Predicted 3D model of a 109-nucleotide RNA (Glycine riboswitch aptamer) from a Hyphomicrobiaceae bacterium. Lineage of the source: Bacteria > Pseudomonadati > Pseudomonadota > Hyphomicrobiales > Hyphomicrobiaceae. It was read from a public genome assembly, where an Rfam model found it. Its Rfam family is "Glycine riboswitch aptamer". Rfam describes the family as follows. This family represents the bacterial glycine riboswitch. The coordinates come from a structure-prediction model, not an experiment, and the mean pLDDT is 79.

RNA sequence: UCGAGGCCCGCGGGAGAGACCGGUACGACCGGCUGCAUCUGCGGCAUCGUCCGGCGCCGAAGGAGCAACCACCCCGGAAACUCUCAGGCAAACGGACCGCUGGGCCGAU
Repeated sequence: UCGAGGCCCGCGGGAGAGACCGGUACGACCGGCUGCAUCUGCGGCAUCGUCCGGCGCCGAAGGAGCAACCACCCCGGAAACUCUCAGGCAAACGGACCGCUGGGCCGAU
């Protein structure tokens, strides 16, 4: 100098399955219904969020298992299959994985 390839960031794409049921728990309350007070306050119901419990379900964060295969001197690597611990089951977020004439770092030869 070249730059296979790797990692991180950015951008684009990206599936499945409950907007389930219960609670005398906690909080919010713009708006809805309503009681008391009476000029903007205090409650109740409903609603929303969190939490707790229950049943059903999904697989593509992570994790675990089996294994074709790779490597083999030793130590190893290994799926989108299987499990469902974890995670998830409207949208959003997340998301394995894929792509980029984007940015950065490392770097075989």